[in-house]
RNA sequence: UGCAGAGUAGCCGAGGCGCGUUAAGUGUUGCGAAACGGGACGUUGUUCGCAAACGAAAGGAUCUUUCCUGCGGUGCCGAAGCGCGUCCGUUGCA
Numbered sequence: 001u002g003c004a005g006a007g008u009a010g011c012c013g014a015g016g017c018g019c020g021u022u023a024a025g026u027g028u029u030g031c032g033a034a035a036c037g038g039g040a041c042g043u044u045g046u047u048c049g050c051a052a053a054c055g056a057a058a059g060g061a062u063c064u065u066u067c068c069u070g071c072g073g074u075g076c077c078g079a080a081g082c083g084c085g086u087c088c089g090u091u092g093c094a
Stems, first nucleotide, its partner, number of pairs: 001094005010082002015077004019072003028052007038088005058069004
């Protein structure tokens, strides 16, 4: 110097364990904040706080306090798969 590669946040999700069904959670909008390949700039996405509007699927057994089947764009863990634009760095080869 050339060629090839690895790794973030996170996305999806088999499966497992829960929560709610007396409506929390999820989702939407606005404002603010945080983290985000080893570094710089930047992109995409994520998380948290506050506020607002919206808003649901129950049925059966037990026989009185639990269980079962459902339901919820439900919480946590999570196999497999996916996952940085430029420059530098890094690994391998020449």